This record gives sequence, C1' cells and structure tokens, in this order.
RNA sequence: GCUUCAUUAGCUCAGUAGGUAGAGCGUCUGGCUGUUAACCAGAAGGUCGUUGGUUCAAUCCCAACAUGAAGCG
Repeated sequence: GCUUCAUUAGCUCAGUAGGUAGAGCGUCUGGCUGUUAACCAGAAGGUCGUUGGUUCAAUCCCAACAUGAAGCG
C1' cells in the first nucleotide's frame, strides 16, 4: 500500500429481503427475609462508530473517513 471482516445499552451479543431496536449479565426501585445473598416484580439506560448520498421512510442500501482484527505484498 491492497483486500476482507467487525463497530447496536455500562459489558457480551441478537436483530430486521428498508417501516419509529431487543436479550442475558450489570445498575436502580419495590416485594420477600431478623439481615445479606438468592428469588419475584418493575424501571432507567441507545442521535445503531462519524460524515454525506439514495428513498415518502435508513440500524439495514451506497460512498468516504475513523478505530480494531485477519490476510496479501
């Protein structure tokens, strides 16, 4: 330098042949318990890496860039 893959909640990961995004763990609140843990119930938390493009509509399609990984030279 070139190619490929990845980037979504605090962490690990789903997701949709384009139609206003979910799980587990964690966090918080309540219940239960003499207390903690466990268990049960509920809640908060995301401009879906960035910037543009296509579209009535983009997490999803296209381009560039950024970061990480692998391969080639």
The RNA shown here (transfer RNA) has 73 nucleotides and comes from Dolichospermum sp. ST_sed3. It matches the Rfam family "tRNA". Gene Ontology term of the family: triplet codon-amino acid adaptor activity.